[in-house]
RNA sequence: GGCUGGCCGGGCGACCGCGUGGAUCCUGAACCCUCAGGGUCCUCGAGGAAGGUCCGGGCUCCACAGGGCAAGGUGGUGGCUAACAGCCACCCGGGGCAACCCGCGGGACAGUGCCACAGAAAACAGACCGCCACUCCUCCGGGAGCGGUAAGGGUGAAACGGUGGUGCAAGAGACCACCAGCGUUCCGGGCGACCGGAACGGCUUGGUAAACCCCACCUGGAGCAAGGUCAAGAAGUCGCGCACCUUCGGGUGCGGGAUGCGUGUGCGUUCGAGGGCGGCCCGCCCGAGUACGCGGGUAGACCGCAGGAGGCGGCCGGCAACGGUCGUCGUAGAUGGAUGGUCGCCCCCGUCGUGAGACGGGACAGAACCCGGCCUACAGGCCAGCC
Numbered sequence: 001g002g003c004u005g006g007c008c009g010g011g012c013g014a015c016c017g018c019g020u021g022g023a024u025c026c027u028g029a030a031c032c033c034u035c036a037g038g039g040u041c042c043u044c045g046a047g048g049a050a051g052g053u054c055c056g057g058g059c060u061c062c063a064c065a066g067g068g069c070a071a072g073g074u075g076g077u078g079g080c081u082a083a084c085a086g087c088c089a090c091c092c093g094g095g096g097c098a099a100c101c102c103g104c105g106g107g108a109c110a111g112u113g114c115c116a117c118a119g120a121a122a123a124c125a126g127a128c129c130g131c132c133a134c135u136c137c138u139c140c141g142g143g144a145g146c147g148g149u150a151a152g153g154g155u156g157a158a159a160c161g162g163u164g165g166u167g168c169a170a171g172a173g174a175c176c177a178c179c180a181g182c183g184u185u186c187c188g189g190g191c192g193a194c195c196g197g198a199a200c201g202g203c204u205u206g207g208u209a210a211a212c213c214c215c216a217c218c219u220g221g222a223g224c225a226a227g228g229u230c231a232a233g234a235a236g237u238c239g240c241g242c243a244c245c246u247u248c249g250g251g252u253g254c255g256g257g258a259u260g261c262g263u264g265u266g267c268g269u270u271c272g273a274g275g276g277c278g279g280c281c282c283g284c285c286c287g288a289g290u291a292c293g294c295g296g297g298u299a300g301a302c303c304g305c306a307g308g309a310g311g312c313g314g315c316c317g318g319c320a321a322c323g324g325u326c327g328u329c330g331u332a333g334a335u336g337g338a339u340g341g342u343c344g345c346c347c348c349c350g351u352c353g354u355g356a357g358a359c360g361g362g363a364c365a366g367a368a369c370c371c372g373g374c375c376u377a378c379a380g381g382c383c384a385g386c387c
Base pairs, nucleotide, nucleotide: 001387002386003385004384005383006382007381008380010346011345012344013343014342015341016340018045019044021042022041023040024039025038026037027036028035029034047364051375052374054373055372056371057370058369059223060222061221062220066282067281068280069279071219072218073217074216075215076090077089078088079087080086091105092103093102094101095100106214107213111212112211113208114207115206128153129152130149131148132147134145135144136143137142161179162178163177164176165175166174180204182201183200184199185198186197187196188195189194227303228302229301230300236294240255241254242253243252244251245250256271257270258269259268260267261266274286275285276284277283310329311328312327313326314325315324316323317322347362348361349360350359351358352357
């Protein structure tokens, strides 16, 4: 100088003032219980992110909760976890001298699409300059035609392996040696992703999937304004079926049909309008005043609401994430929504000063059912390890 991880983020005292819980006293109502208000004492009282609402859950309801399609999510391997797109370890690729950091990390030989411009040509593509053979012409410099060629040059982000040779009219993996890559077989290490090695071989066949897509695995929905209890209060109407009437617009009444049992009230089975299960299908369930749609009322009190996948410490296992075991603690629960104000001393930082000291500053930011992550914000200070 750098890399990685962790911690604190004002402290103490006094006075006054807030909210939860407990104890106790007073007042009012009730009169078994209890309810409301007030006083005193004790106890506890915002975070590392409480922010973002990006993931995963607990919990509640739909609801008894299946199958398929579609849709969505994830994407190296192995582990941890309630689960995850999280965490740990490792593998591969890339960056860095290194410590370390990064990765939408399966598939381009299933198919489709795209690769601007430049360039002859951008996927089984291709001849612009060039090199060579033959024929003709020639002002002897070369030109034209026809054929071969892809080694050299050019263009580009990328041009159908690299270096050296043989060969050829000139060239070319056409052939050869070595190398890289790919394929097949085998050996060794590893749970595995993969790593190392040997033999043989056609000689070699872009990129892009955070493009569509294919493959593997995973996934009900909605959400504490979930959902319950008590009190209170209001306004019903429509749709469906049957019967009657009808001016054919509708009106009135009832709550269905079939069947069995029973003296009857009624009970059972079945059909079934309608409805429920994120989209669709199957399947399942409710079902005649049951559900559904529209409209009106309920703005009150209580529960949910804090003992949890909890915190802290010791020991053991594990490279680690983490797990096991023993002990210990009880750490907000508000609901126009509580923790504030004043004073003094101390602490940290900056400036000035020989010094004593003086002046200034002290970050980001407030729970609302809870938890595990990720991301973002943060003045200043401290610790550990590594290069």